[in-house]
Molecule: c-di-GMP-I-GGC riboswitch aptamer
Organism: Syntrophomonadaceae bacterium
RNA sequence: ACCGACAAAGGCAUACCUUCCGAAAGGUCGGGACGCAAAGCUGAGGGUCUAAGGUUUGCUCAGGCAGACUAGGACAGCCUGGCUGCCGAAU
Numbered sequence: 001a002c003c004g005a006c007a008a009a010g011g012c013a014u015a016c017c018u019u020c021c022g023a024a025a026g027g028u029c030g031g032g033a034c035g036c037a038a039a040g041c042u043g044a045g046g047g048u049c050u051a052a053g054g055u056u057u058g059c060u061c062a063g064g065c066a067g068a069c070u071a072g073g074a075c076a077g078c079c080u081g082g083c084u085g086c087c088g089a090a091u
Stems, first nucleotide, its partner, number of pairs: 003088002011036002016031002020027002034077001040083003044080003047075004053070007
């Protein structure tokens, strides 16, 4: 350096419940553990989710309702890339 053990010391925390924020996706606080060797950070590429607002179409026409697309937003526990990092058996 590669690599990752029924190793040690620690770490993170799924679903679900709860507090708050948000239109939503989702985030936050506390509980809780499905899992994780980067499940630490980063939204740069792909992907997925969302769509209050905008565009447009249809219906209704007094408001309005529904569909499609989308600026934007979200996810780092989907993949790739970038930055950083604990431990040390075997290879």